[in-house]
RNA sequence: UCUAGGGACGGGCCGAGUUUUGAGUGGGGACACUCAAAAGCGGGGGAACCAACGUUCGGGGGUGAAUUGCGCGGCUGCGCCAGCUUCCGCGCAUAGGCGGCCUUGGUCUGCCAAACCCGUCAGCUAACCUCGUAGGCGAAUACUGUGGGAUUG
Numbered sequence: 001u002c003u004a005g006g007g008a009c010g011g012g013c014c015g016a017g018u019u020u021u022g023a024g025u026g027g028g029g030a031c032a033c034u035c036a037a038a039a040g041c042g043g044g045g046g047a048a049c050c051a052a053c054g055u056u057c058g059g060g061g062g063u064g065a066a067u068u069g070c071g072c073g074g075c076u077g078c079g080c081c082a083g084c085u086u087c088c089g090c091g092c093a094u095a096g097g098c099g100g101c102c103u104u105g106g107u108c109u110g111c112c113a114a115a116c117c118c119g120u121c122a123g124c125u126a127a128c129c130u131c132g133u134a135g136g137c138g139a140a141u142a143c144u145g146u147g148g149g150a151u152u153g
Base pairs, nucleotide, nucleotide: 009153012137013136014135018039019038020037021036022035023034024033025032026031040133041132042131043130044129045128050123059121060118061117062116063115068093069092070091071090072089073088074087077084078083096112097111098110099109100108101149102148103147104145105144106143107142141150
């Protein structure tokens, strides 16, 4: 000087998913993990009034931005055929959502448009009851108007 691996931070992003205290465990240390409590943030259930006058195995509902449509292929069931239907995969688009130093308007541009849960049951909903507090990413000033800021490991 370069490379690889590990650990801990700084500064950021999606998300409710953060902070503090006590105890225990691990570590040389920086710190980390577990349990408990509190604060903050987020979700669900739950009157009156209002809404709904219908709903029910063709179920229904919840968290979330993640809904809807078309095409192709496979699968399930019905059908004489054509076709219809259930579920899955792929592609295109889309309701909607996120980012491009912060705030705000416009333009442009990149990306996402999943997954899971309850268990026949839930409209709203004060009191009240109850649950969660995860996980996953990143190297870089896009343009422009108003105003004010921040940073360059």
The prediction has a mean pLDDT of 76. Predicted 3D model of a 153-nucleotide RNA (c-di-AMP riboswitch aptamer (ydaO/yuaA leader)) from Alicyclobacillus contaminans DSM 17975. The organism belongs to Paenalicyclobacillus contaminans, within Bacteria. Of the family's consensus pairs, 96% are formed in the model.